[in-house]
This record gives sequence, C1' cells and structure tokens, in this order.
RNA sequence: UGCGAGUUGGAGCAGUUGGUAGCUCGUUGGGUUCAUAUCCCAAAGGUCAUCAGUUCAAGUCUGAUACUCGCAU
Repeated sequence: UGCGAGUUGGAGCAGUUGGUAGCUCGUUGGGUUCAUAUCCCAAAGGUCAUCAGUUCAAGUCUGAUACUCGCAU
C1' cells in the first nucleotide's frame, strides 16, 4: 500500500428478504436456607463504532472516517 472479515447493554454472542433489538453469563432487589451456594421471581442496563445519505420507516441498504483481526506485497 492492496484485498477480505469484524465493531450490537458490564462480558460473550444472535438479529435470513428494511418494519419500534433479543439470548446466556454477570449486576441489583425479593423469596427459599440456621447460613452460604444452588434454585425461583422481578428489575435496571444498549441513541447498534462515528458522521452523512436513501426511505413513510435503517442494526440491516449506500458513502466517508476510526479501530481490531487475517491474507498478500
């Protein structure tokens, strides 16, 4: 320098043709227990890397930028 993949709650990941974003673990509160763990119930937490564009509507489509990884040189 070129090509490709990725960026979504605290962590790891879904999100199939655009239609108001979920799962597991964790966190907090409650129940259970002599107590802890397990188990059960509930809750909080995400302007989907950033900025624009298209659209009635964008995590999803388009462009630019940033960062991470891989391949080539």
This is a predicted structure of a 73-nucleotide RNA (transfer RNA) from a Bacteroidota bacterium. Its Rfam family is "tRNA". Gene Ontology term of the family: triplet codon-amino acid adaptor activity. The RNAcentral record of the sequence draws on ENA. Its mean pLDDT, the model's own confidence on a scale to 100, is 82.